[in-house]
This is a predicted structure of a 73-nucleotide RNA (transfer RNA) from Lottia gigantea. The coordinates come from a structure-prediction model, not an experiment, and the mean pLDDT is 81. NCBI's taxonomy places the organism under Eukaryota, Bilateria, Mollusca, Lottiidae, Lottia.
RNA sequence: GGUUCUGUAGUGUAGCGGUUAUCACGUCUGCUUUACACGCAGAAGGUCGCGGGUUCGAGCCUCGCCAGAACCU
Numbered sequence: 001g002g003u004u005c006u007g008u009a010g011u012g013u014a015g016c017g018g019u020u021a022u023c024a025c026g027u028c029u030g031c032u033u034u035a036c037a038c039g040c041a042g043a044a045g046g047u048c049g050c051g052g053g054u055u056c057g058a059g060c061c062u063c064g065c066c067a068g069a070a071c072c073u
Stems, first nucleotide, its partner, number of pairs: 001072007010025003018056001027043005049065005
């Protein structure tokens, strides 16, 4: 330098172009307990890597860039 793939809450992960982006762990609050843990109920937390384009509508399609991985040279 080239080809391919990946990028979604703190971590991991789901998501045929169509209502409020899913689940688990974690965090916080309450209940429970003498207390902790477990358990139960609830809550917060996402500019879907960044910027354009297509479309009535984009996490999804497309282009460029950024970061990472594998392979080739």